[in-house]
RNA sequence: GGUGGUAUGGCUAAGCGGUAAAGCAGGGGAUUGCAAAUCCCUGAUCCCCAGUUCGAAUCUGGGUACCACCU
Numbered sequence: 001g002g003u004g005g006u007a008u009g010g011c012u013a014a015g016c017g018g019u020a021a022a023g024c025a026g027g028g029g030a031u032u033g034c035a036a037a038u039c040c041c042u043g044a045u046c047c048c049c050a051g052u053u054c055g056a057a058u059c060u061g062g063g064u065a066c067c068a069c070c071u
Stems, first nucleotide, its partner, number of pairs: 001070007010024003018054001026042005047063005
């Protein structure tokens, strides 16, 4: 230098144009003599900028970071 992949909450991780799932952790509450366990509630500028569209995490273009391969 070229090609491909990945980027979603504190962590892991779904989502294939129409409300951002789930688990763990955290916070609040119930229960308990105190705890543990259990149950309920709680949180997202979807890496950034622009475009397409009635509507974008998702499609397109350009960046950034990381990973792999080729040279």
This is a predicted structure of a 71-nucleotide RNA (transfer RNA) from Prasiolopsis wulf-kochii. RNAcentral holds the sequence, with entries from ENA. The organism belongs to Prasiolopsis, within Eukaryota. It matches the Rfam family "tRNA".